Transfer RNA from a Candidatus Nanopelagicales bacterium, 73 nucleotides, folded computationally. The RNAcentral record of the sequence draws on ENA. Rfam family: tRNA.

[in-house]
RNA sequence: GGGGGCGUAGCUCAACAGGUAGAGCACCGCCUUUGCAAGGCGGGGGUUGAGGGUUCAAGUCCCUUCGCCUCCA
Numbered sequence: 001g002g003g004g005g006c007g008u009a010g011c012u013c014a015a016c017a018g019g020u021a022g023a024g025c026a027c028c029g030c031c032u033u034u035g036c037a038a039g040g041c042g043g044g045g046g047u048u049g050a051g052g053g054u055u056c057a058a059g060u061c062c063c064u065u066c067g068c069c070u071c072c073a
Base pairs, nucleotide, nucleotide: 001072002071003070004069005068006067007066010025011024012023013022019056027043028042029041030040031039049065050064051063052062053061
């Protein structure tokens, strides 16, 4: 320098013929206990790495760009 993959909640990951973002764990509150843990119920948390484009609608398609992994030179 070139090819491919990945980047989504604090962490690990889902959501794909484009249909308006979710799960587990963690965190907060309540219940249960003498207390803790476990368990049950409820709640908060996201400009989907960044910028732009297409579209009624973009995590998803297109372009640019940043970071990481990998292959080739």